[in-house]
Overview:
This is a predicted structure of a 71-nucleotide RNA (transfer RNA) from Alligator mississippiensis. The sequence is in RNAcentral, with records from GtRNAdb and Rfam.
RNA sequence: GCAUUGGUGGUUUAAUGGUAGAAUUCUUGUUUGCUAUGUAGGACAUCUGGGUUCAACUCCCAGCCAGUGCA
Repeated sequence: GCAUUGGUGGUUUAAUGGUAGAAUUCUUGUUUGCUAUGUAGGACAUCUGGGUUCAACUCCCAGCCAGUGCA
């Protein structure tokens, strides 16, 4: 340089164009003589900018970052 894959809470990871789930984390209550465990709630997210669409994490374009292959 060319091609290709990916970017989603603090971390890991789902999501067929129709208001983004889970685990873990943090936190409040409860359980316990205390801790741990269990249990019921709460907090935290779509890389950036455009385009298409009634509606975009999803489709298209450009950029940024990371991985892989070739040179």
Model confidence (mean pLDDT): 80 of 100. It is recorded under the gene name tRNA-Ser-GCT-7-1.